[in-house]
RNA sequence: GGGGGUAUAGCUCAGUGGUAGAGUGUUUGACUGCAGCUCAAGUGGCCCUUGGUUAGAGUCCAAGUGCACCCU
Numbered sequence: 001g002g003g004g005g006u007a008u009a010g011c012u013c014a015g016u017g018g019u020a021g022a023g024u025g026u027u028u029g030a031c032u033g034c035a036g037c038u039c040a041a042g043u044g045g046c047c048c049u050u051g052g053u054u055a056g057a058g059u060c061c062a063a064g065u066g067c068a069c070c071c072u
Base pairs, nucleotide, nucleotide: 001071002070003069005067006066007065010024011023012022013021025043026042027041028040029039030038048064049063050062051061052060
C1' cells in the first nucleotide's frame, strides 16, 4: 500500500427491514450458625460516529474511527 472481517447490557454473544434478547455478572429476598450452592424477584444497552435509502434501519448503502487477521 491492497483486501475481506468485526463493533449490540459490566463481560461473552444472539438478533428475517416491523416494540432489542440469552448466558454470566450485579442488587434484594428465601434457605444457612455465617457463607457457598439452590430457588424467587429485580437491575442493566435509544445498538462505535456522521450521513444516505425507506412509511419504518441494530439490520441495507457510503464515509470515518477502533480492533484482530490475510496478501505485498

Model confidence (mean pLDDT): 82 of 100. Transfer RNA from Chelydra serpentina, 72 nucleotides, folded computationally. Rfam family: tRNA. About the family: Transfer RNA (tRNA) molecules are approximately 80 nucleotides in length. It is annotated as a transfer RNA. RNAcentral holds the sequence, with entries from Rfam. Taxonomically the source falls in Chelydra (Eukaryota, Vertebrata, Teleostomi, Dipnotetrapodomorpha).